[in-house]
Predicted 3D model of a 74-nucleotide RNA (transfer RNA) from Sphingomonas faeni. The source organism's lineage runs through Bacteria, Pseudomonadati, Alphaproteobacteria, Sphingomonadaceae and Sphingomonas.

RNA sequence: CGGAGCGUAGCGCAGCCUGGUAGCGCACCACACUGGGGGUGUGGGGGUCGCAGGUUCGAAUCCUGUCGCUCCGA
Numbered sequence: 001c002g003g004a005g006c007g008u009a010g011c012g013c014a015g016c017c018u019g020g021u022a023g024c025g026c027a028c029c030a031c032a033c034u035g036g037g038g039g040u041g042u043g044g045g046g047g048u049c050g051c052a053g054g055u056u057c058g059a060a061u062c063c064u065g066u067c068g069c070u071c072c073g074a
Base pairs, nucleotide, nucleotide: 001073002072003071004070005069006068007067010026011025012024013023020057028044029043030042031041032040033039050066051065052064053063054062
């Protein structure tokens, strides 16, 4: 320098192909059961989807640029 993959909640991930209310597990908070811890059950909070711009009535999703990490090639 060229190419590819990945980036979404505190952590690990799905959703992207085919645009239409942002989800799952763990963790966290409250309550109940328990003498307490742990555990179980019920309920709850948390993310402008790496960043910027464009297309569209509508973008995590499509297009362009850009940043970070990993891999391949030179």

It matches the Rfam family "tRNA". It is annotated as a transfer RNA. Rfam describes the family as follows. Transfer RNA (tRNA) molecules are approximately 80 nucleotides in length. It was read from a public genome assembly.